[in-house]
RNA sequence: AUGAAUGGUGCAGGAGAGACCUGGUUGAAAAAAUCAGGCGCCGAAGAGGUAAGCAGAAGGUCUGUCAACCUUUUUUGUGAAUCUUUCAGGUAAAAGGACUGUAUCAGGACA
Numbered sequence: 001a002u003g004a005a006u007g008g009u010g011c012a013g014g015a016g017a018g019a020c021c022u023g024g025u026u027g028a029a030a031a032a033a034u035c036a037g038g039c040g041c042c043g044a045a046g047a048g049g050u051a052a053g054c055a056g057a058a059g060g061u062c063u064g065u066c067a068a069c070c071u072u073u074u075u076u077g078u079g080a081a082u083c084u085u086u087c088a089g090g091u092a093a094a095a096g097g098a099c100u101g102u103a104u105c106a107g108g109a110c111a
Base pairs, nucleotide, nucleotide: 006106007105008104009103010102011101012100013099018039020038021037022036023035024034025033026032040091041090042089046087047085048084049083053078054077055076056073057072058071059070060069061068
């Protein structure tokens, strides 16, 4: 199930921060792009880190086993973000952009 979660695509909305400085390449160009170096800044592509909880481990209730319960342990694992790091990315416009709405495709039961 008149189709959940999840993922893709189209359309619409979508913030922040130097049109920074020096040199090279390409170029008609003093534009733009790119490479190298330098000093700032931003968080909403991506990526990393992280709480409670859950599980595990140890000890105890109990002389022994199983079960149950309790305690301890970030010296174990798992565990979220719009938090945080600023690796990556960005810092006029364009492009990109988490997220939101909407349409559609896949999916097939959770929310």